[in-house]
RNA sequence: GGGCGAUUAGUUUAGUGGUAGAACGAAGGUCUCCAAAACCUUUGGCGGGAGUUCGAUUCUCUCAUCGCCCG
Numbered sequence: 001g002g003g004c005g006a007u008u009a010g011u012u013u014a015g016u017g018g019u020a021g022a023a024c025g026a027a028g029g030u031c032u033c034c035a036a037a038a039c040c041u042u043u044g045g046c047g048g049g050a051g052u053u054c055g056a057u058u059c060u061c062u063c064a065u066c067g068c069c070c071g
Base pairs, nucleotide, nucleotide: 001070002069003068004067005066006065007064010024011023012022013021018054025043026042027041028040029039030038047063048062049061050060051059
């Protein structure tokens, strides 16, 4: 220098154009002599920018970061 892939919650991740989900975590509560466990409630997210579209996490371009391959 060229090619490919990934980027979604604090963490691990699902989601191929129409309301963004789960688990763990965190906070509060119930229970308990106390704590743990269990149960209930809550919390919090689409890497930045532009484009296409009635509508974009999803499609296109570009930038950034990370990984792999070629030279």

Overview
A computed fold for a 71-nucleotide RNA from a Candidatus Nomurabacteria bacterium, annotated as transfer RNA. The sequence was found in a public genome assembly. Its Rfam family is "tRNA". The coordinates come from a structure-prediction model, not an experiment, and the mean pLDDT is 84. The source organism's lineage runs through Bacteria, Bacteria candidate phyla and Candidatus Nomuraibacteriota.